[in-house]
RNA sequence: CGCGCGGGAGAGUUUCCAGGUUUUCGCCUGGGACGCCGAAGGAGCAACCGCCCCCGGAAUCUCUCAGGCACACGGGACCGCGCG
Numbered sequence: 001c002g003c004g005c006g007g008g009a010g011a012g013u014u015u016c017c018a019g020g021u022u023u024u025c026g027c028c029u030g031g032g033a034c035g036c037c038g039a040a041g042g043a044g045c046a047a048c049c050g051c052c053c054c055c056g057g058a059a060u061c062u063c064u065c066a067g068g069c070a071c072a073c074g075g076g077a078c079c080g081c082g083c084g
Base pairs, nucleotide, nucleotide: 001084002083003082004081005080006079007078012034014033015032016031017030018029019028020027021026035069036068037067041065042063043062044061048057049056050055
């Protein structure tokens, strides 16, 4: 570094429009608006590290481009175990 297993958080079930379903209530999908989250990724500062001059590597910090915000699925930094 890779693979497998286990654990793994945060933030809206807000509102509008369109479509679907329904006698209706309601529900689902998509698109926007506003609000929000940081733990895929990305970017920034530079705490820190390396051989401490140059240079290089750099975060769980910062930003929020992306991603995400009912349940679930999916994703998921990081941690533990096993294997290569």

This is a predicted structure of an 84-nucleotide RNA (Glycine riboswitch aptamer) from uncultured Sphingomicrobium sp. The coordinates come from a structure-prediction model, not an experiment, and the mean pLDDT is 77.